This is a predicted structure of a 368-nucleotide RNA (Bacterial RNase P class A) from an uncultured Granulosicoccaceae bacterium. It matches the Rfam family "Bacterial RNase P class A". Its family is annotated with dimeric ribonuclease P complex, tRNA processing and ribonuclease P activity in the Gene Ontology. By type it is a ribozyme. The model forms 97% of the base pairs in the Rfam consensus. It was read from a public genome assembly, where an Rfam model found it. The prediction has a mean pLDDT of 80.
[in-house]
RNA sequence: GGAGUUGGCCAGGCGAUCGCUGUUCAUGACUUGCCUUGUGCAAAUCAUGGAGGGAGGAAAGUCCGGGCUCCAUAGGACAAGGUGCCAGGUAACGCCUGGGGGGCGCGAGCCCACGGCUAGUGCAGCAGAGAGUAGACCGCCUAAGCAAUGCAAGUCAUUGCCGGUAAGGGUGAAAGGGUGCGGUAAGAGCGCACCGCGCCGGUGGCAACAUUCGGUGGCACGGUAAACCCCACCUGGAGCAAGACCAAAUAGGAGAACGCUGGUGUGGUCCGCACUGUUCUCGGGUAGGUUGCUAGAGUGGCAUGGCGACAUGCCGCCCAGACGAAUGAUCGUCCUCGACAGAACCCGGCUUAUGGCCAACUCCACCU
Numbered sequence: 001g002g003a004g005u006u007g008g009c010c011a012g013g014c015g016a017u018c019g020c021u022g023u024u025c026a027u028g029a030c031u032u033g034c035c036u037u038g039u040g041c042a043a044a045u046c047a048u049g050g051a052g053g054g055a056g057g058a059a060a061g062u063c064c065g066g067g068c069u070c071c072a073u074a075g076g077a078c079a080a081g082g083u084g085c086c087a088g089g090u091a092a093c094g095c096c097u098g099g100g101g102g103g104c105g106c107g108a109g110c111c112c113a114c115g116g117c118u119a120g121u122g123c124a125g126c127a128g129a130g131a132g133u134a135g136a137c138c139g140c141c142u143a144a145g146c147a148a149u150g151c152a153a154g155u156c157a158u159u160g161c162c163g164g165u166a167a168g169g170g171u172g173a174a175a176g177g178g179u180g181c182g183g184u185a186a187g188a189g190c191g192c193a194c195c196g197c198g199c200c201g202g203u204g205g206c207a208a209c210a211u212u213c214g215g216u217g218g219c220a221c222g223g224u225a226a227a228c229c230c231c232a233c234c235u236g237g238a239g240c241a242a243g244a245c246c247a248a249a250u251a252g253g254a255g256a257a258c259g260c261u262g263g264u265g266u267g268g269u270c271c272g273c274a275c276u277g278u279u280c281u282c283g284g285g286u287a288g289g290u291u292g293c294u295a296g297a298g299u300g301g302c303a304u305g306g307c308g309a310c311a312u313g314c315c316g317c318c319c320a321g322a323c324g325a326a327u328g329a330u331c332g333u334c335c336u337c338g339a340c341a342g343a344a345c346c347c348g349g350c351u352u353a354u355g356g357c358c359a360a361c362u363c364c365a366c367c368u
Base pairs, nucleotide, nucleotide: 001364002363003362004361005360006359007358008357009356010355012334013333014332015331016330017329018328020054021053023051024050025049026048027047028046029045031043032042033041034040035038056340060351061350063349064348065347066346067345068239069238070237071236075271076270077269078268080235081234082233083232084231085099086098087097088096089095100114101112102111103110104109115230116229120228121227122224123223137169138168139165140164141163145161146160147159148158149157150156151154177195178194179193180192181191182190196219197217198216199215200214201213202211203210204209243291244290245289246288253282254281255280256279257278258277262276263275264274265273298317299316300315301314302313303312304311305310335338
């Protein structure tokens, strides 16, 4: 100097003027209600002034987990769905932390849909002799048996049949453990040594696992479960358009189906329990307001414990609640010159989009 990896922070700053919107305080106006009939109290609306606040790290995706509300003061089982190494964290999770195993990278680091194929079923085209109780195409041998030919006439040589073999070659993504020695007619764990593999122990670790530890067995019926499946654990449903209250309105309309051996009761089926009607089609009327709605599994700092996620304690802080949907415009100035992008019940995650700054670490090249 270049190329990378990981983590943290910010999301233009400051000042002035005008504007939008929430809360709160004060004053005033108007309306309504109450009784103590008053310069009274309360509520709603409006105006003026003061104080304070006003989009995000992802508000996005709607993928997970919950809080909260209702079904509902009846449940249980099955089906269905989700997760899948171990130990922790958390309200919980499919998330996070730390480990184990596997994979990628020269490396810093990153990724994992990581239980089980000896419960069963399925799948692997073509090629190939043969693809899982899976084999003889080319080769090698010719022991044992049969035949022919030759001659130097022997159980000699050659050839053929029959037979043996799976060490060599070929096919394939994958082919009946590997290397070596012995043995054999030629071979083969056939035998042996070492490695590998199965089983049983020892040691370390909470565990997943590891093992340059020991014993034993010649020991192969492989792969695949983001294939069906088996196993372990988890799971009611619907959702703020949930729900509660006030107001308004009508046509208590017409028709059809099932009907106590029935029907309904917040996914499906069955059992149970409760109730006694339920469902569909056509047609008509109303739909305005209040609440839910923001003090939280909240947040900042310090200390202690822990490898860490995090936990505990102490001291501080209050930080949007809109409802056709608010935060904008102008001017000046500064520099790191500002990307992606707007809350709508809330919170914890994951994923995706994205600009700048800072720190640590890795690799390469060059100079000293």